[in-house]
RNA sequence: GGGCUCGUGGUGUAAUGGAAGCACGCUAGCUUUGCAGGCUAGCAGUCUGGGUUCGACUCCCAGCGAGUCCA
Numbered sequence: 001g002g003g004c005u006c007g008u009g010g011u012g013u014a015a016u017g018g019a020a021g022c023a024c025g026c027u028a029g030c031u032u033u034g035c036a037g038g039c040u041a042g043c044a045g046u047c048u049g050g051g052u053u054c055g056a057c058u059c060c061c062a063g064c065g066a067g068u069c070c071a
Base pairs, nucleotide, nucleotide: 001070002069003068004067005066006065007064010024011023012022013021018054026042027041028040029039030038031037047063048062049061050060051059
């Protein structure tokens, strides 16, 4: 320098065009003499910028970052 794959809450991971779920974690409440555990509720996310589309996590382009291969 080039090819390929990937980027989603604090963490891990779904969602192949109708607008984002799950688990763990965190916070509050209930339960306990207290802790743990259990139950209920809540907070928190699409790497960035553009394009296509009625509508984009999803498709296209560029950039940034990570991994891997070639030179």
Molecule: transfer RNA
Organism: archaeon